[in-house]
Context: one part of a larger RNA
RNA sequence: UUGGGCGUAAAGCGUCUGUAGGUGGCCAUUUGAAGUCUGCUGUCAAAUCCCAAAGCUUAACUUUGGAAAGGCGGUAGAAACUCAUAGGCUAGAGUUUGGUUGGGGCAGAGGGAACUCAUAGUGGAGUAGUGAAAUGCGUAGAUAUUAUGGGGAACACCAACGGCGAAAGCACUCUGCUGGGCCAUGACUGACACUGAGAGACGACAGCUAGGGGAGCAAAAAGGAUUAGAUACCCUUGUAGUCCUAGCCGUAAACGAUGGAUACUAAGUGCUGUCACAAAACAGUGCUGUAGCUAACGCGUUAAGUAUCCCGCCUGGGGAGUAUGCUCGCAAGAGUGAAACUC
Numbered sequence: 001u002u003g004g005g006c007g008u009a010a011a012g013c014g015u016c017u018g019u020a021g022g023u024g025g026c027c028a029u030u031u032g033a034a035g036u037c038u039g040c041u042g043u044c045a046a047a048u049c050c051c052a053a054a055g056c057u058u059a060a061c062u063u064u065g066g067a068a069a070g071g072c073g074g075u076a077g078a079a080a081c082u083c084a085u086a087g088g089c090u091a092g093a094g095u096u097u098g099g100u101u102g103g104g105g106c107a108g109a110g111g112g113a114a115c116u117c118a119u120a121g122u123g124g125a126g127u128a129g130u131g132a133a134a135u136g137c138g139u140a141g142a143u144a145u146u147a148u149g150g151g152g153a154a155c156a157c158c159a160a161c162g163g164c165g166a167a168a169g170c171a172c173u174c175u176g177c178u179g180g181g182c183c184a185u186g187a188c189u190g191a192c193a194c195u196g197a198g199a200g201a202c203g204a205c206a207g208c209u210a211g212g213g214g215a216g217c218a219a220a221a222a223g224g225a226u227u228a229g230a231u232a233c234c235c236u237u238g239u240a241g242u243c244c245u246a247g248c249c250g251u252a253a254a255c256g257a258u259g260g261a262u263a264c265u266a267a268g269u270g271c272u273g274u275c276a277c278a279a280a281a282c283a284g285u286g287c288u289g290u291a292g293c294u295a296a297c298g299c300g301u302u303a304a305g306u307a308u309c310c311c312g313c314c315u316g317g318g319g320a321g322u323a324u325g326c327u328c329g330c331a332a333g334a335g336u337g338a339a340a341c342u343c
Stems, first nucleotide, its partner, number of pairs: 004314003007297002012311001014202004021195003025089003029086001031084002034082002036078009050066006092192001093189004097184004104178007111155001115151008126137002163170002207248006216242002221237004259310006267288008292299002316343003325336004
């Protein structure tokens, strides 16, 4: 709880598409009159409250009279604004044309370095590892070195304060298919827009199911050390997993801890894209910074400034993201989500 907020104090859904709903450009245009405004009117019992008087010696109290504002209804009008109706416009939005950018996505093919394994040669005692060691490997020939072959995963330099994508994310090279952005210019449509409860789609890592694959790394596990102990840190091994295909899961400090859209409000400077170069401009991406904002830190035309619209969320700490119910999931669990009690 008709209030104030949400970068860091509680609080922006992980991101997008979009239904209902809410909100919405211009015209001295047409018509209507639902909202709106004006007049008249009915009603809103009495008492009470308010105002003016009167009566008890005064007061409280009592009695009499009266008004205003407002609500609801009816009726007669007004037509600027909102709304509805008809018509038009081009500044929003979109389509088309010409350029252009990029690790945007999917699929296929190719490449070299490193690593590891196998085979063969040389060689002959150590090697590996650490703070120091040991476990380990090695005369059944290791380590090292040369050659050949196989395998899987990741792509040095370029590389950036750089680029693209809604976010998650995306990087060796080439090819095919494909989504988006930006700039310029005329033409076209003529408000077609913004947001978005529900809903749907995508969504790192880890994990799960089935089938492959398995070089390196490496939860678990085993051994060696360290230590008072050492279920660790260090070392030697090492299985899931990491990789691929198909499906599930749906969460992260999913962060700019900052929802989206539009308009306005000083500058300076670096980078990216377009316009043949440059300048200027537009679109993006950084830094500094004015006004302003902020509790401060800081933000500052990429706002946390000034405003409008729409959505989401918060309301002391713990109990607790727990219990319960429901939905989803193969499971793990996820989503929704209290209270008692306590400070």
This is a predicted structure of a 343-nucleotide part of an RNA (small-subunit ribosomal RNA, central domain) from Koshicola spirodelophila. Its mean pLDDT, the model's own confidence on a scale to 100, is 87. The RNAcentral record of the full RNA draws on ENA and SILVA. It is recorded under the gene name rrs.